Predicted 3D model of a 476-nucleotide part of an RNA (small-subunit ribosomal RNA, 5' domain) from a marine sediment metagenome. The coordinates come from a structure-prediction model, not an experiment, and the mean pLDDT is 85.

[in-house]
Context: one part of a larger RNA
RNA sequence: GGACGAACGCUAGCGGCGUGCCUUAGGCAUGCAAGUGGAACGACCCAUCUUCGGAUGGGAAGUCGCGAACGGCUGAGUAACACGUAGGAAUCUACCCCUUGGUGGAGAAUACCUCACCGAAAGGUGAGUUAAUACUGCAUAAGAUUUUUAAUGAAAGGGCGUAACUGCCCGCCGAGGGAGGAGCCUGCGGCCCAUCAGCUUGUUGGUAGGGUAAUGGCCUACCAAGGCUAUGACGGGUAGGGGGCGUGAGAGCGUGUUCCCCCAGAAAGGCACUGAGAGACGGGCCUUACACCUACGGGUGGCAGCAACCGGGAAUUGUGCGCAAUGGACGAAAGUCUGACGCCGCGACGCCGCGUGAGGGAUGAAGGCCUUUGGGUUGUAAACCUCUUUUGCCAAGUGGGAGACUACUUGGAGAAUAAGCACCGGCUAACUACGUGCCAGCAGCAGCGGUAAUACGUAGGGUGCAAGCGUUGUCC
Numbered sequence: 001g002g003a004c005g006a007a008c009g010c011u012a013g014c015g016g017c018g019u020g021c022c023u024u025a026g027g028c029a030u031g032c033a034a035g036u037g038g039a040a041c042g043a044c045c046c047a048u049c050u051u052c053g054g055a056u057g058g059g060a061a062g063u064c065g066c067g068a069a070c071g072g073c074u075g076a077g078u079a080a081c082a083c084g085u086a087g088g089a090a091u092c093u094a095c096c097c098c099u100u101g102g103u104g105g106a107g108a109a110u111a112c113c114u115c116a117c118c119g120a121a122a123g124g125u126g127a128g129u130u131a132a133u134a135c136u137g138c139a140u141a142a143g144a145u146u147u148u149u150a151a152u153g154a155a156a157g158g159g160c161g162u163a164a165c166u167g168c169c170c171g172c173c174g175a176g177g178g179a180g181g182a183g184c185c186u187g188c189g190g191c192c193c194a195u196c197a198g199c200u201u202g203u204u205g206g207u208a209g210g211g212u213a214a215u216g217g218c219c220u221a222c223c224a225a226g227g228c229u230a231u232g233a234c235g236g237g238u239a240g241g242g243g244g245c246g247u248g249a250g251a252g253c254g255u256g257u258u259c260c261c262c263c264a265g266a267a268a269g270g271c272a273c274u275g276a277g278a279g280a281c282g283g284g285c286c287u288u289a290c291a292c293c294u295a296c297g298g299g300u301g302g303c304a305g306c307a308a309c310c311g312g313g314a315a316u317u318g319u320g321c322g323c324a325a326u327g328g329a330c331g332a333a334a335g336u337c338u339g340a341c342g343c344c345g346c347g348a349c350g351c352c353g354c355g356u357g358a359g360g361g362a363u364g365a366a367g368g369c370c371u372u373u374g375g376g377u378u379g380u381a382a383a384c385c386u387c388u389u390u391u392g393c394c395a396a397g398u399g400g401g402a403g404a405c406u407a408c409u410u411g412g413a414g415a416a417u418a419a420g421c422a423c424c425g426g427c428u429a430a431c432u433a434c435g436u437g438c439c440a441g442c443a444g445c446a447g448c449g450g451u452a453a454u455a456c457g458u459a460g461g462g463u464g465c466a467a468g469c470g471u472u473g474u475c476c
Base pairs, nucleotide, nucleotide: 001476002475003474004473006472007471008470009469010468013354014353015352016351017350018349019347020346021312026310027309030307031306032305035066036065037064040063041062044059045058046057047056048055049054073265074264075263083189084188085187086186087185088184091182092181093180096178097177098176099175100174101173102172103171104138106136107135113128114127115126116125117124118123144152145151146150157170158169159168160167191237192236193235198228199227200226203225204224205223206222207221208220209219210218240262241261242260243259244255245254246253247252267288268287269286270285271284290301291300292299293298318344320343321342322341326340327338328337329336330335357387358386359385360384367378368377369376370375393412394411395410396409397408398407399406400405420465421464422463423462424461426445427444431460432459433458434457435456441448442447
């Protein structure tokens, strides 16, 4: 000198774009953050119409399908194939795209509902009844799989339309390919400590088996005795990694906040279920700690989502608006949901831009300060004259926007609404007076201050930056 997710002191006019719990991965009242489909299904309720058969529209719950494994947050753990990069073979993949072959015929239940019962509640039990694109057989098998003369194993309908078929659309099942995604393996690369020198028994390899979508000591049995290490094993400490970012001429050094990619976590620890996909933040089970409700028998909860609150701290914002845009889930669609996202608000926290007026104006006014008392300086500075109107204020209008609001245009009055902070002995740009008297104090370094202090305090003057200026901290 530069930089910062900064903080503190003094000060403060406006706008744009960014950015904002770095500390206790401490605890959390309240609201919201994941639903959707009636064109899969039955029953029920409401409204309107009714030829009393029903039709149309709407609706809470339930069955079923898809989604909930994404999106959002955090960085505790992790020194590891976690990440980055370059490769590999023994794999899976819902929705989407392409190709191909099918979609026949049966059956038994059950939620909702009704009744009865238990319980304070959360919730639960029994009986009866009903539907489906829910469930289970049978048939068929191009292709698929396997134990390959053979055997196994699928499917579901709905809507529009028609007098009825044919037809059209959305689906369903089998198979092949693709795209995107995911799992696995390997080479290389990137922290500190040797005051950590030896480490290891599923350990290293083989055979057989199990398990997985898949390779493999991943697991088990048996056999062998191996494997790693001074090119740093093992142990300890620290740490999410990268793209990047800061600085620097570069080499390098430091760093990983916002944004993007990957990983890991969801009160602590463990476990599986469902599913194409999870060992699942707003699913489940168990244990623990904490908190809450209780009729004391028993239950409920998980903000490292968005706001908000308490605590901690030098320190970090609103319990805002909207799904209009972009994106996502579901749906044939209309649409619904979306604290993702888009916006608004708060904070000079940062960067950038603008303004606080411009020209003229000497008798160099008054006042202040200094003085050798002549004067000097503040100083063209002010007053005063002429002018302008950015910004702000008032009024009208046009456009954008879901709105809040915002962009622009026109007109009006009015220099009006707007300057501070640090420093002035040397390094280092900028000097005098008074006060103080090794006191009070200053200080980055050496050092100033003990009666003439340009170094302390105040004033005048000056210097440097400027809506900021200084200080502190950290990095280069």

Its Rfam family is "Bacterial small subunit ribosomal RNA".